[in-house]
RNA sequence: GAUAAACGCUGGCGGCGCACAUAAGACAUGCAAGUCGAACGAACUGAAUUUGAAUGUUUACAUUUAGAAGAGGUUAGUGGCGGACUGGUGAGUAACACGUAAGUAAUCUGCCUAUUAGAGGGGAAUAACACUGAGAAAUCAGUGCUAAUACCGCAUAUGCCAUGAGAAUCGCAUGAUACAAAUGGGAAAGGAGAAAUCCGCUAAUAGAUGAACUUGCGACUGAUUAGUUAGUUGGUGGGGUAAAGGCUUACCAAGACGACGAUCAGUAGCCGAACUGAGAGGUUAAACGGCCACAUUGGGACUGAGAUACGGCCCAGACUCCUACGGGAGGCAGCAGUCGGGAAUAUUGCGCAAUGGAGGAAACUCUGACGCAGUGACGCCGCGUAUAGGAAGAAGGUUUUCGGAUUGUAAACUAUUGUAGACAGGGAAGAAAAAAUGACAGUACCUGUAAAGUAAGCUCCGGCUAACUACGUGCCAGCAGCCGCGGUAAUACGUAGGGAGCAAGCGUUAUCCGGAAUUAUUGGGUGUAAAGGGUGCGUAGACGGGAAUACAAGUUAGUUGUGAAAUCCCUCGGCUUAACUGAGGAACUGCAACUAAAACUAUAUUUCUUGAGUGCGGGAGAGGAAAGUGGAAUUCCUAGUGUAGCGGUGAAAUGCGUAGAUAUUAGGAGGAACACCAGUGGCGAAGGCGACUUGCUGGGCCAUCACUGACGGUCAGGGACGAAAGCGUGGGGAGCGAAUAGGAUUAGAUACCCUAGUAGUCCACACCGUAAACGAUGAGCACUAAGUGUCGGGCAACCGGUGCUGAAGUUAACACAUUAAGUGCUCCGCCUGAGUAGUACGGUCGCAAGGCUGAAACUCAAAGGAAUUGACGGGCACCCGCACAAGCGGUGGAGCAUGCUGUUUAAUUCGAAAAUACGCGAAGAACCUUACCUAGACUUGACAUCCCUGGCAAAGCUAUAGAGAUAUAGUGGAGGUUAUCCAGGUGACAGGUGGUGCAUGGUUGUCGUCAGCUCGUGUCGUGAGAUGUUUGGUUAAGUCCAACAACGAGCGCAACCCUCGUCGUUAGUUGCUAACAGUAAGAUGAGCACUCUAACGAUACAGCCGGUGUAAGCCGGAGGAAGGUGGGGAUGAUGUCAAAUCAUCAUGCCCCUUAUGUCUAGGGCUACAGGCGUGCUACAAUGGCCGAUACAACGAGCAGCAACACAGCGAUGUGAAGCAAAUCUCUUAAAGUCGGUCCCAGUUCGGAUUGGAGUCUGCAACUCGACUCCAUGAAGUUGGAAUCGCUAGUAAUCCCGAAUCAGAAUGUCGGGGUGAAUACGUUCCCGGGUGUUGUACACACCGCCCGUCAUGCCAUGGGAGUCUGUAAUAUUUGAAGUCGGUAGCCUAACCCGUAAGGGAGGGGGCCGGUGAGGGUAGGACAGGUGACUGGGGUA
Repeated sequence: GAUAAACGCUGGCGGCGCACAUAAGACAUGCAAGUCGAACGAACUGAAUUUGAAUGUUUACAUUUAGAAGAGGUUAGUGGCGGACUGGUGAGUAACACGUAAGUAAUCUGCCUAUUAGAGGGGAAUAACACUGAGAAAUCAGUGCUAAUACCGCAUAUGCCAUGAGAAUCGCAUGAUACAAAUGGGAAAGGAGAAAUCCGCUAAUAGAUGAACUUGCGACUGAUUAGUUAGUUGGUGGGGUAAAGGCUUACCAAGACGACGAUCAGUAGCCGAACUGAGAGGUUAAACGGCCACAUUGGGACUGAGAUACGGCCCAGACUCCUACGGGAGGCAGCAGUCGGGAAUAUUGCGCAAUGGAGGAAACUCUGACGCAGUGACGCCGCGUAUAGGAAGAAGGUUUUCGGAUUGUAAACUAUUGUAGACAGGGAAGAAAAAAUGACAGUACCUGUAAAGUAAGCUCCGGCUAACUACGUGCCAGCAGCCGCGGUAAUACGUAGGGAGCAAGCGUUAUCCGGAAUUAUUGGGUGUAAAGGGUGCGUAGACGGGAAUACAAGUUAGUUGUGAAAUCCCUCGGCUUAACUGAGGAACUGCAACUAAAACUAUAUUUCUUGAGUGCGGGAGAGGAAAGUGGAAUUCCUAGUGUAGCGGUGAAAUGCGUAGAUAUUAGGAGGAACACCAGUGGCGAAGGCGACUUGCUGGGCCAUCACUGACGGUCAGGGACGAAAGCGUGGGGAGCGAAUAGGAUUAGAUACCCUAGUAGUCCACACCGUAAACGAUGAGCACUAAGUGUCGGGCAACCGGUGCUGAAGUUAACACAUUAAGUGCUCCGCCUGAGUAGUACGGUCGCAAGGCUGAAACUCAAAGGAAUUGACGGGCACCCGCACAAGCGGUGGAGCAUGCUGUUUAAUUCGAAAAUACGCGAAGAACCUUACCUAGACUUGACAUCCCUGGCAAAGCUAUAGAGAUAUAGUGGAGGUUAUCCAGGUGACAGGUGGUGCAUGGUUGUCGUCAGCUCGUGUCGUGAGAUGUUUGGUUAAGUCCAACAACGAGCGCAACCCUCGUCGUUAGUUGCUAACAGUAAGAUGAGCACUCUAACGAUACAGCCGGUGUAAGCCGGAGGAAGGUGGGGAUGAUGUCAAAUCAUCAUGCCCCUUAUGUCUAGGGCUACAGGCGUGCUACAAUGGCCGAUACAACGAGCAGCAACACAGCGAUGUGAAGCAAAUCUCUUAAAGUCGGUCCCAGUUCGGAUUGGAGUCUGCAACUCGACUCCAUGAAGUUGGAAUCGCUAGUAAUCCCGAAUCAGAAUGUCGGGGUGAAUACGUUCCCGGGUGUUGUACACACCGCCCGUCAUGCCAUGGGAGUCUGUAAUAUUUGAAGUCGGUAGCCUAACCCGUAAGGGAGGGGGCCGGUGAGGGUAGGACAGGUGACUGGGGUA
């Protein structure tokens, strides 16, 4: 895009079309084929009229009537024509059924047209009818009468038919046409009319129409259907037909068809055309048209011009109906209609007015053909549901950042119009040119009237794909064409608002084509994605070198015929337009015939040598097969020497060995394989071939250019070869070695390792026929840059093999590239998503194993290739780090401190969880803090803003009650009084350490102070991406240098900043003191040189020297306070971990609102079988204790630090100077040094725990503080596996200060004192960086993923069987009918006969052949089902 559609929601009108796709299922009822009286007899009816009879009477009338005749009319029957057309359906049919083009010299043709000739004279019947009979009926029989355009002889008759001497012309073989003496045969019907004449009849010819037969070509699937066929193929004779013909029959021959697909099976009406498509094609076969077939199923003939006959006949079968049970009737796949089936398909309508048909002389009759109407949005087309104005941008809805936005000029409102619909009035064409005749229909159409009044839905809104928000839901409910959406902020579900699209429809489903170059003719592929056969040979086939001639099959051009109409296209017309339709044109790409051309192909003939082959001459080679020969080695046997081990492994053990092994020497046996040479070297078609010699033998190469003259290339079937393993028979068997045994390894080890070892490996013969049989690359020919290695030949040019690099070109890329995967030609094999599956079934081969051929159901939306970036590797290379190593000191054991877990509890608030949680948030929980628990209170609230009412009411103080919050009473008096203050009230709101760190901001940890992470432009690549950033050096460093399709730049590194180290300048108090004066004392005068303080500077740069290097740089040295980033700090790139934090803070959403908020008291966070982390103190003599004595720095201080004095053993208290501090205080530093003591012990070590007494802080030390004194004196004697820190002023060790803080450090952050050891080095462990490599990983190895087993479901193979169907075969039975035959019986026409009778012919009966259907039998094929069973798929 389309549809004969259906379903869901919705539905105003009209026009034109279409409408049982399923049950070719069954059918009630009505209708669908009749007509002609001008063919015929008869019957009925019967006007006018004529006439008979009767009655009445006025003899002429009237009345009556089964009287007779009678024009006309009606019609059962005989007869003629038509029922073979029209209409329906698509079951069958793979076929000359259809389409197209031819043929009939092999044919027929009623009615129609034209022409010619004719119609004389006779005969015998029969229906109707009447009577009789049978039967329920349908119907039938007998007797008698009668007519014809019914039937039958005779006559006549042609250019008719048959035979046919003769002879002409022509053709296409048989033959055809015209002529022809003669012989024989064959016709007829009348009717109407007054007549003319008309309609019929007979014979013949021609035409037209229709039909029949034959042929070429065309159009489905399956080879898991490969052979089929006996009237089969042909001939001769006979028969038959309208006609050729095995159409049929007798005989003869043995043919005919088939890989160019016979036969069989399945499916199917064919075509013009329709849909789609750029076309080529693909699909379809409704409607309209042509052909065919069928008419309940099967068979059969009759009649006829025509049928093997839809509304005829006979027989058989099934079914339905009637029946008196004896018999009968029926056939909607005609139009309506019914039941059934189905997702699904209409009225038992009107009319012959038109068109057409049958009959008729005609009038006319018939016509469910047809013309119309009805039902159905089933389709196509057209119209309408209003139009213009209208902003307070109304109300309402939705949303919101609360300002607004949107619905939206939409509505209201004002004005206008009248299509369709309603009512009223008029009113066609279609009718055919006299009149009459209209189903549709009072329809179409026209005019008028009133009124916006009566008329919009459906689907969609994540992307594809036009159109977005809110709420609800919370991997639920659901959506989904594909991708996919939904797990608490869903533009994807549901609803709403808004929007998009189409519109009387809109969606869904189904089907076809397109996109799909995804079966590729146009127009694909096959190295790695699916796909080259394992390899030669070779048949059919298709393809094939140069020249000449001929021919004209293919080819090309022209002409002619045909290609029905309709359809499509163009032009012009008719309906108001369109759909629809009329006319004309074009087209129908096809087929056939004729004419012409001769380039190419084919064919025929002649010829050529370059393709191919042969000859002659060389020469290489693991080419093949056979026979023989050889040495090394292993093993075994014999003998000697010799002694305790050998062997084997990562390490062992099994095993061998004192019965003498291994080792070694000599001799022998036997089998198998052939070291070095040896080489991307050689040979072969491939598989494959490796010692030497001999003979046999195949192929290739070079050279020569003598010979043949296209002899060629490819190759479906076919046949041959074909590694290893395996199989059969017979040998052989040294080594090796499936299976097997033992030993190890291991969680196990039916393995890897070891010791043994059978088949096999070897030979001969015969099978198998497969391999990653690989270059994953079929064979042949020609052409298309270079360079280089090697083998063979040649004097050389060169030729033939085998490799590498590489251009153009090709390729998805990788790569290929004269040995193509390039450019062309020829032929063959093969492919068409993945799995199922190279499986099942069938066939075939094989001894078997198994091979070849080779599916489907079902499942999935992927499977796959190449390359890219990462990540990873028990891959590789390089480098770094207290990473290891070398050292020092610890942790892990003890006691205590502290944090965590677990447990407990009313509560033990919460968070942090490998590294990167655990002396962490917490720089400090007795109350407070506090978030937790218990109890008691409050509800606009403890805190903020707004509104209303009242206020001399507030705060504070006192008393009472209470655990307190709080309540009551008193007192109080200038904060407020414009009410900002207080109290009460109302609701908006407050409040939340409630949830979500996986909604977030901010902040932080970690990789990691690792050296990385990127960008612009350019270049390369189809692209992802690459390059730069790689490489070679160098560095702490992507630091720098050199090279380079890159050139530059950014964030990081470094530097700039702070601090320590040296010096200078400035300054000189509260600091300092060299000189002077002076003191107990830098206390003071004095000074600012020094120290110090604190501001500004300087200094270090690989600068200098030597060596080395292209350079960057490195090594050494000098000088220097400092030397190679001088030490330390701050500083943390892109990113990773959904890392941490909603409990610092901020914040979206959700939740609570007399509580999850607020206040209060008490309790808890401090619990305590156990476990873990981090620390402190120790275990002692490098020590403890006692005494004496020396030297710091950083800091802090007014709610403070506190000198000093006194009291106390002490913590501390009392009094108190100074100091907001370089001034005063904290502030005695300790280790150290000197002297003494202890003497190796659970101690004069160690200090836990406990008892008692106190101090201090604080409302308050019970739960639950620190400190002091006296007493007590636990564990612990250096710490298992494991594990941590540290490279120099570092570790270790010793003290000091500060923050927090009322009080409360073994923690934290700072300060100084004393002050080491070691680093060979980068193999290993851990982490990191760079390059490279592999990858089936990308959530990225904590990845991915294989198979069994268990369970559910699904489809499928086998299966003892069983059921059903299909087409054949054999045999039997055999209806109707046709054909053939025939004693009886029957028989009008013709013949003989006066007649009786006979004959010819016919009928009946019977017989034979054929024959539908039925029975029986064994097979074939297909389908269903089946206990059990096999694998497969999926969860």
Overview:
RNAcentral holds the sequence, with entries from ENA. This is a predicted structure of a 1435-nucleotide RNA (small-subunit ribosomal RNA) from an uncultured bacterium. Rfam family: Bacterial small subunit ribosomal RNA. Its mean pLDDT, the model's own confidence on a scale to 100, is 84.